[in-house]
Molecule: RNase P RNA; transfer RNA
Organism: uncultured Sulfitobacter sp.
RNA sequence: GAAGGCUGGAUGACCGCGGUGCCAGCAAUGGUGUCGAGGAAAGUCCGGACUCCAAAAAGUAACGGUGCCGGGUAAUGCCCGGGCGGGGUGACCCGACGGAGAGCGCCACAGAAAACAGACCGCCCCGGCAACAUUGCGCUGCAUUGCGCCGGGGUAAGGGUGAAACGGUGGGGUAAGAGCCCACCGCGCCGCUGGCAACAGGGGCGGCACGGCAAGCCCCACCGGGAGCAAUGCCAAAUAGGGACCGCGCGCCGCGAGGCGGGGCCGCUUUUGCCCCAGCAGGUCCGGGUUGGCAGCUAAAGCCCGCGCUGCAAGGUGCGGGUCAGAUGAAUGGUCAUCCAACCCCGGAUUUCGGUCCGGGGGGGACAAAAUCCGGCUUACAGGCUUUC
RNA sequence: GCACCCGUAGCUCAGCUGGAUAGAGUACCUGACUACGAAUCAGGGGGUCGGGCGUUCGAAUCGCUCCGGGUGCACCA
Repeated sequence: GAAGGCUGGAUGACCGCGGUGCCAGCAAUGGUGUCGAGGAAAGUCCGGACUCCAAAAAGUAACGGUGCCGGGUAAUGCCCGGGCGGGGUGACCCGACGGAGAGCGCCACAGAAAACAGACCGCCCCGGCAACAUUGCGCUGCAUUGCGCCGGGGUAAGGGUGAAACGGUGGGGUAAGAGCCCACCGCGCCGCUGGCAACAGGGGCGGCACGGCAAGCCCCACCGGGAGCAAUGCCAAAUAGGGACCGCGCGCCGCGAGGCGGGGCCGCUUUUGCCCCAGCAGGUCCGGGUUGGCAGCUAAAGCCCGCGCUGCAAGGUGCGGGUCAGAUGAAUGGUCAUCCAACCCCGGAUUUCGGUCCGGGGGGGACAAAAUCCGGCUUACAGGCUUUC
Repeated sequence: GCACCCGUAGCUCAGCUGGAUAGAGUACCUGACUACGAAUCAGGGGGUCGGGCGUUCGAAUCGCUCCGGGUGCACCA
C1' cells in the first nucleotide's frame, strides 16, 4: 500500500428518570432487588413479518420495478461463487452487464456528406485553350513536357470537420484507387468440444450486408393487488347521534319461516364464496365533540458464544449455554473525583532536520440517539486495537 | 411514525418531449427628462439552475445519492 474484523471512553461516590419482581399500605405512595439505545437507533431507499381493505383464489389489461449466469434466503434491487469487460507493477478494485439484424424517434454546431450516405481539397484518365516556364531543333518560328485554366469522367487511399465518417493492419493490384484480391484481426452464420449456465476453445462458410443512444419510447424475460401500528380491535368521556352533494337502489311470490330475482364486493373476466334489498354496506365536503386508557408491543424467519456434520462460499443443519429497552408532551440523565487517548504550549535530550523520547501545564470526548418488529442498502463517524495479503 | 411535494437572478416565476450566449416581470446601477423627486425612456450588471456522482458527443432537463424547505394523515358521533 490492498482487503477485512473489533472497538468507539474507564472506575468510584452522590442525586435523579422509565419499566418490572417482591414487601408495606384501603389508597396515594414508599422501601428494596433487577433491567434500561446504536453501529449506524439516521435517510425512509429496497425487502419481509403483522393487521385491515364487505372474500384477495386464478387469469388478464394498465402501471411500477428488476435485468450476464448459477446458488443462498422468509424475501429482496441484498449476499456468495463464477463469466465477460475495464483499471492497477501488484495485493486487489470497479461495472444500471438483456435486446439497436421487431419497430418509432433523436444525433445540435462544424463538415462535401450524419444514416436505404456523400464528393470540398487532393489523386488519376480523356478532350480543349495557351498570354507562363522547361527542353530540343532553331532564330519574327515549330515541336515537346510541366504548370495553370475550362469541360467530361473515375476514385474514396490521403487532407480537413466532428463525439461519431459505412470494418482495421500489412501486402498484392491499379491510370489513380478501392474487400478489387490475399494473410491476420474484427464481425455475422452453421456445426464440434468443455461447462448446469453465463461463456470459453477450436473448425468451416460468408468479402462485410450490421454507426451511436433503450438512466428516449419500446421489445423480451421475471417480479409486484392496495394501504400502512396515526394499520387494527376493545373500553371510557364528550357533542347538535346533525347537514349538503354524489353513487347504487327502492322488485315479485308467500299468512309466515323463506324462496325467486336484482344490486354490490381492486380496471376487466372467471370460479366459489360473502354483503345488501332498506334506505345503505359507499364516497367527498361542512359543522360538532375528545386530546383518555387497554390490547397490538416486543421472545423475534432473532442475536451472540462453543462444538459436531455439510457446502469453495453466502449459508444449511443438530446439540449445549447465554442474552435481549418498551417509553408515548416520549425515560435511558446530571454533578464531582481519579485516570486513558486526541489536540495545544513550555523546558530538556536526541536527530538522517521529517520527527522521536522524557518531565511539567492546559485541554476535553467522533457521528449521533429507539418509537410495531426484523433482514439489507446508503449516508455520517475524532481516535484506538487487530488479522490476512 | 407514515405518505407526498418543491428547490432556476435579491424576490415572483417561465424553460424540464436533452443542443451551448439560461429567459421574463420586479428590484438594483448608470444616463436622459425635471429646479428636485416619482413616473417614463435608453443602456447595463447580477445565476455553482440546492450539492455531488453518473448516462450522453452534449444535462437546468434523464438516473442515483445527499442537503434544505414545505404539506397532509389522530379518534368519536